The RNA shown here (SAM riboswitch aptamer (S box leader)) has 137 nucleotides and comes from a soil metagenome. Its mean pLDDT, the model's own confidence on a scale to 100, is 78. The RNAcentral record of the sequence draws on MGnify.
[in-house]
RNA sequence: CUCAUCGAGAGGGGCAGAGGGAACGGCCCGGUGAAGCCCCGGCAACCCCGUCAUACGUGCGACGCAUGGAGCACGCGGCGCACAUGACGACGGUGCCAAUUCCGACUCGUGGCGAGAGCCGUUGCGAGAAAGAUGAG
Numbered sequence: 001c002u003c004a005u006c007g008a009g010a011g012g013g014g015c016a017g018a019g020g021g022a023a024c025g026g027c028c029c030g031g032u033g034a035a036g037c038c039c040c041g042g043c044a045a046c047c048c049c050g051u052c053a054u055a056c057g058u059g060c061g062a063c064g065c066a067u068g069g070a071g072c073a074c075g076c077g078g079c080g081c082a083c084a085u086g087a088c089g090a091c092g093g094u095g096c097c098a099a100u101u102c103c104g105a106c107u108c109g110u111g112g113c114g115a116g117a118g119c120c121g122u123u124g125c126g127a128g129a130a131a132g133a134u135g136a137g
Base pairs, nucleotide, nucleotide: 001137002136003135004134005133006132011040012039013038014037015036019029020028021027024104025103026102041097042096043095046093047092049089050088051087052086053085054084057083058082059081060080061079063077064076065075101131106128107127108126109125110124111120112119113118
């Protein structure tokens, strides 16, 4: 940099001792013990691997048929392998185990209340971005 996913799921113990949830605004978590480190456990199914299934297709391979004097190519046929999709399993590589990526922030569309500023769940409602995270390349 590209692509995919991000409303599901999964925590105990030991050390430690005040922070943490990316950043800003919020709203939360935290001495009934934050971050960090270690041990054990779990979740998940991105990658690797395996089994099964699948309509059509593409590529490759050998074969048969057809053509032909013979050979090659083209053509037809089924077979095998790979590619694709789905389901299941899962040793391993990662990842993850408060809150939707905790919510908002930018753009577009669209409402209710209020004289107005403004308010309407941390989001008025809906859609899409941006940013971020994880994986694969």